Notes
The RNA shown here (transfer RNA) has 72 nucleotides and comes from Candidatus Cytomitobacter indipagum. Its Rfam family is "tRNA". The family's RNA type in Rfam is transfer RNA. The prediction has a mean pLDDT of 80.
[in-house]
């Protein structure tokens, strides 16, 4: 330099172009307990960035950034 794949809560993963982007785990608060752990309830927290297509985009297209793989 060329080609391909991936990028979503703190972490690990989902999500036919169409409901308020969902779950596990973690964090916080409450309940329970003599206390802790466990358990139960609740809360906060995310689409890498910028454009385009569309009535509507995490999803499709372009560019760009980061990571990984291959070729040179």
């Nucleotide at each position: 330099g060329c080609g391909g794949g991936c990028g979503u809560g703190g972490u690990u993963c989902a999500a036919u172009g169409g409901c308020u982007a969902g779950a596990a785990u973690g964090u916080c608060a409450g309940c329970c307990u003599u206390c802790c752990a466990a358990g139960c309830u609740g809360a906060a927290g995310a689409c890498g960035u910028g454009g385009g297509u569309u009535c509507g985009a995490c999803u499709c297209c372009c560019a760009u950034c980061g990571c990984c793989c291959g070729c040179u």